């Protein structure tokens, strides 16, 4: 490194816009109680976009320990110093997430 399995946490948050579906009103027009169109209001669904506030940590990325380098010392050891190296499921919340689906640290199994 490839495959399959299993895989955790957080608002389907709130506001506008835009597109879609309903329904109801006016106007027009027609093949007379139905059709079509245009505009307006209401609901409702999903997505997108913008704004807002709360939140989660297991892609990624950041950050600390012991410990080791190094320095100071006649030597050696402590104790001080350094912007080196130096771990994670800790810690941060930059990214990413917060219905399903995606994704997913790590895990078994098989190559």
């Nucleotide at each position: 490194c490839u495959u399959c399995u299993g895989g955790a946490g957080a608002g389907a948050c709130c506001u506008u816009u835009u597109u879609g579906u309903c329904a109801u009103c006016c106007c027009a027009g027609u093949a007379u109680u139905g059709c079509u169109g245009c505009g307006a209001u209401g609901a409702c669904a999903a997505a997108a976009a913008a704004g807002g506030c709360g939140c989660c940590g297991a892609a990624g990325g950041g950050g600390c320990a012991a410990g080791g380098g190094g320095g100071c010392u006649u030597u050696u050891a402590u104790u001080c110093c350094c912007a080196c190296c130096c771990a994670a499921u800790c810690u941060c919340u930059c990214a990413g997430g917060c219905a399903a689906a995606a994704g997913g640290a790590c895990a078994g199994a098989a190559g």
Predicted 3D model of a 111-nucleotide RNA (Glycine riboswitch aptamer) from Streptococcus orisratti. Its Rfam family is "Glycine riboswitch aptamer". Gene Ontology term of the family: glycine biosynthetic process. The organism belongs to Streptococcus, within Bacteria.